[in-house]
RNA sequence: UCCUCAGUAGCUCAACGGUAGAGCAUCCGGCUGUUAACCGGAGGGUUGUAAGUUCGAAUCUUACCUGAGGAGCCA
Repeated sequence: UCCUCAGUAGCUCAACGGUAGAGCAUCCGGCUGUUAACCGGAGGGUUGUAAGUUCGAAUCUUACCUGAGGAGCCA
């Protein structure tokens, strides 16, 4: 330098171009003699960044950033 893959809640991951969700964690409550477990609820998002296409973009296009893997170059 080139190619491929990945980036979405604190963590692990979903989401046909049409209201961004789940589990765990956190907080509140229930249950329990207490804790844990279990049950219910709540909070939590610049969908890596910037543009473009579209009535509408996490999703499609372009550039860039970060990470992983591969190739190449020098010696």
A computed fold for a 75-nucleotide RNA from an Acidobacteriota bacterium, annotated as transfer RNA. The organism belongs to Acidobacteriota, within Bacteria. Model confidence (mean pLDDT): 80 of 100. Its Rfam family is "tRNA". Rfam classes the family as a transfer RNA.